A computed fold for a 73-nucleotide RNA from a Candidatus Micrarchaeota archaeon, annotated as transfer RNA. Taxonomically the source falls in Microcaldota (Archaea, Nanobdellati). It was read from a public genome assembly. Its Rfam family is "tRNA". Rfam classes the family as a transfer RNA. The family has 954 seed sequences and 5,335,975 matches in Rfam 15.1.

RNA sequence: GCCCCGGUAGCUCAGUGGUAGCAGCGAUUGUUUCGUAAACAAUAGGUCGAGGGUUCAAUUCCCUUCCGGGGCU
Numbered sequence: 001g002c003c004c005c006g007g008u009a010g011c012u013c014a015g016u017g018g019u020a021g022c023a024g025c026g027a028u029u030g031u032u033u034c035g036u037a038a039a040c041a042a043u044a045g046g047u048c049g050a051g052g053g054u055u056c057a058a059u060u061c062c063c064u065u066c067c068g069g070g071g072c073u
Stems, first nucleotide, its partner, number of pairs: 001072007010025003018056001027043005049065005
């Protein structure tokens, strides 16, 4: 330098055009307990790496760019 894959909540990740994002772990609160843990219930937490474009509508499609991993030279 070229090619491929990935970047989504504190962490691991699903979702690949349709009224705007799923879950687990973790956090907080409550119930329970003499108390803690566990269990159960609820709540909060997301500029979907960044910028632009297409579209009635974009995490999703297109372009540029940043970061990480792999391959080739």